About this RNA:
This is a predicted structure of a 72-nucleotide RNA (transfer RNA) from a bacterium. Rfam family: tRNA. It is annotated as a transfer RNA. From the family's description: Transfer RNA (tRNA) molecules are approximately 80 nucleotides in length.
[in-house]
RNA sequence: GGCCCUAUCGUCUAGCGGCUAGGACGUGAGCUUCUCAAGCUCAAAACCGGGGUUCGAUUCCCCGUAGGGUCA
Numbered sequence: 001g002g003c004c005c006u007a008u009c010g011u012c013u014a015g016c017g018g019c020u021a022g023g024a025c026g027u028g029a030g031c032u033u034c035u036c037a038a039g040c041u042c043a044a045a046a047c048c049g050g051g052g053u054u055c056g057a058u059u060c061c062c063c064g065u066a067g068g069g070u071c072a
Base pairs, nucleotide, nucleotide: 001071002070003069004068005067006066007065010025011024012023013022018055027043028042029041030040031039048064049063050062051061052060
């Protein structure tokens, strides 16, 4: 350098164009306990960037960026 794949809460991940963007762990608060842990309840927290298509894009297309694979 060519080609291919991936990018979503702090982390791991689900999401076949209309979702309140869901779950687990973690975090915070409350309950419980003499205290801690465990358990239960509640809460905060995310679509890599820029364009395009579309009535509507996390989802499709293009260009970047980052990561991985492969051929040199």
The sequence was found in a public genome assembly.